Annotation:
Predicted 3D model of a 96-nucleotide RNA (SAM riboswitch aptamer (S box leader)).
RNA sequence: ACCUUAUUAAGAGUGGUCGAGGGACUGGCCCGUUGACGCCACGGCAACCUGCGUUUGCAAGGUGCUAAUUCCUGCGGUUAUUCCGAAAGAUAAGGA
Numbered sequence: 001a002c003c004u005u006a007u008u009a010a011g012a013g014u015g016g017u018c019g020a021g022g023g024a025c026u027g028g029c030c031c032g033u034u035g036a037c038g039c040c041a042c043g044g045c046a047a048c049c050u051g052c053g054u055u056u057g058c059a060a061g062g063u064g065c066u067a068a069u070u071c072c073u074g075c076g077g078u079u080a081u082u083c084c085g086a087a088a089g090a091u092a093a094g095g096a
Stems, first nucleotide, its partner, number of pairs: 002095007013042005021031003025074001027072002043066003048062002050059003070088001075085003
């Protein structure tokens, strides 16, 4: 890199460092020198695996996440610009 299953409308930021791009990709739209993104520290959210209990729960060890619905969009259906489904992406658990 790949396969399977589940979830994807909720939730949760400060400081330091760096210095120009970032939000996966397309088209939009947005974030960013009033310092983004990344990295580090300390917080926080959540509960897939895990532990305990056991119909519902509790904890938080392994991941994950902490601008915008996965920011919107793309493909199909429906309708009057909306809703539904898929694909793609992301995360988890398992597999090969």
Rfam family: SAM riboswitch aptamer (S box leader). Rfam links the family to the GO term regulation of gene expression.